[in-house]
Molecule: c-di-GMP-I riboswitch aptamer
Organism: Litchfieldia stipae
RNA sequence: CGUACGAACGGGCAAAAUCAUUGAAAAGUGAUGACGCAAAGCUUCAGGGGCUAAUGACUAAUUGACUAUGCCAGCCAGCUAUCGAA
Numbered sequence: 001c002g003u004a005c006g007a008a009c010g011g012g013c014a015a016a017a018u019c020a021u022u023g024a025a026a027a028g029u030g031a032u033g034a035c036g037c038a039a040a041g042c043u044u045c046a047g048g049g050g051c052u053a054a055u056g057a058c059u060a061a062u063u064g065a066c067u068a069u070g071c072c073a074g075c076c077a078g079c080u081a082u083c084g085a086a
Base pairs, nucleotide, nucleotide: 005084006083012037013036017032018031019030020029021028022027035074041079042078043077047076048075049072050071051070056066058064
């Protein structure tokens, strides 16, 4: 110095819920709040998987099921990274 690992130090992020707001919805944003997280940092045109179904076409049907260009990275994953005990 690098990789692996995860004691300590400095810290960091922020689940559910509530309120407000955007959205057809999934979900996002802000505030409060901490369930937890060694990557809970970034990335959906690296990739996989999942959610929704506006729209589209099918349907006798306002029904039903299909459909992502929408969404989730705190699902797996790719990339990057602080500190330094065993």